Transfer RNA from a Patescibacteria group bacterium, 71 nucleotides, folded computationally. Model confidence (mean pLDDT): 81 of 100. Lineage of the source: Bacteria > Bacteria candidate phyla.
RNA sequence: GGCGUGAUAGCCAAGUGGUAAGGCACGGGUCUGCAAAACCUGUAUGGUGGGUUCGAUUCCCACUCACGCCU
Repeated sequence: GGCGUGAUAGCCAAGUGGUAAGGCACGGGUCUGCAAAACCUGUAUGGUGGGUUCGAUUCCCACUCACGCCU
């Protein structure tokens, strides 16, 4: 220098044009003599900026960062 993959909640992680699953952790609650366990419940405008669309996490472009391959 070229090519590819990825970026989603504190952490891990799914989804894929139509109000973003789940697990762990954390906060609140129920239960309990207290606690643990169990159960209920709360938290994301999706790396940044544009474009397409009635509508974008999802498609397109640029950039940033990480990883891999080639030279």